About this RNA:
Predicted 3D model of a 99-nucleotide RNA (SAM riboswitch aptamer (S box leader)) from a marine eukaryotic metagenome. The RNAcentral record of the sequence draws on MGnify. The coordinates come from a structure-prediction model, not an experiment, and the mean pLDDT is 87.
RNA sequence: CUCAUCCAGAGAGGCAGAGGGACCGGCCCGACGAAGCCUCGGCAACCAUUUUUAACAGGUGCCAAUUCCGGCAGACGAUAACAAAGUCUGGAAGAUGAG
Numbered sequence: 001c002u003c004a005u006c007c008a009g010a011g012a013g014g015c016a017g018a019g020g021g022a023c024c025g026g027c028c029c030g031a032c033g034a035a036g037c038c039u040c041g042g043c044a045a046c047c048a049u050u051u052u053u054a055a056c057a058g059g060u061g062c063c064a065a066u067u068c069c070g071g072c073a074g075a076c077g078a079u080a081a082c083a084a085a086g087u088c089u090g091g092a093a094g095a096u097g098a099g
Base pairs, nucleotide, nucleotide: 001099002098003097004096005095006094011040012039013038014037015036019029020028021027023071024070025069026068041063042062043061045060046059047058049055050054067093072090073089074088075087076086
């Protein structure tokens, strides 16, 4: 850079000690212990394999909240002309895999 997927799924212990949820805004999580590291366990998205409606757990990955929600555009809301919350669709950005 290209392609595919992102409303499913899955946590305990030890060390450690204040942050974390990519960014920005919001809203959350956190001394009833955040990040990080280690051990064990689990999940099954893609790849691999197989006896192919599935199984498996070798590789990558993952185990709060839909990618936590929004960010940009359009339609509706909604009108004589303005206009908010909100809803829907598409996109952007990001993540993961394969090439």